The RNA shown here (transfer RNA) has 72 nucleotides and comes from a Nitrospirota bacterium. The prediction has a mean pLDDT of 81. RNAcentral records the identical sequence in 6 taxa. Its Rfam family is "tRNA". It is annotated as a transfer RNA.
[in-house]
RNA sequence: UGGGGCGUAGACAAACGGCAAGUCAGGAGAUUUUGGAUCUCCCAUGUGGAGGUUCGAAUCCUCCCGCCCCAG
Numbered sequence: 001u002g003g004g005g006c007g008u009a010g011a012c013a014a015a016c017g018g019c020a021a022g023u024c025a026g027g028a029g030a031u032u033u034u035g036g037a038u039c040u041c042c043c044a045u046g047u048g049g050a051g052g053u054u055c056g057a058a059u060c061c062u063c064c065c066g067c068c069c070c071a072g
Stems, first nucleotide, its partner, number of pairs: 001071007010024003018055001026042005048064005
């Protein structure tokens, strides 16, 4: 430099154009002498960034940023 893959919460991770799931962690409460365990509830104002397409974008397109792989 060229080609390909990936980027979603503190961590992991689904969603395949139509309400951003779930697990762990975290917070509040119940229970408990305390702790642990268990149960209930809460926890993304928008998916790396900026544009575009569309009635509607995490999803499609373009550029940029970061990581990984391949070629030189």